[in-house]
Molecule: c-di-GMP-I riboswitch aptamer
Organism: Desulfopila aestuarii DSM 18488
RNA sequence: AUGUAAGAAAACCAAACCUGCUGCGAAGCAGGGACGGAAAGCCACGGGUCUUAAUAAGAUAGCCGAGUUGCCAUG
Numbered sequence: 001a002u003g004u005a006a007g008a009a010a011a012c013c014a015a016a017c018c019u020g021c022u023g024c025g026a027a028g029c030a031g032g033g034a035c036g037g038a039a040a041g042c043c044a045c046g047g048g049u050c051u052u053a054a055u056a057a058g059a060u061a062g063c064c065g066a067g068u069u070g071c072c073a074u075g
Base pairs, nucleotide, nucleotide: 002075003074004073007071012037013036017032018031019030020029021028022027035062041068042067045065046064047063048060049059050058051057052056
């Protein structure tokens, strides 16, 4: 540098749901929780989906692709 497997061990993230707050809304944040994840880290560039009722603005990265960074073991 690159490949492989949720991947023995050590770590990590966190669905649904509940509570509180924010937002017109989709949804987001915090706490609990754990369906799952080798990037379920980041990123709105392309596509898809959703919202507001609109030729526009927003949301979704745990929808797919691209870009970029990264743990352990091993070839």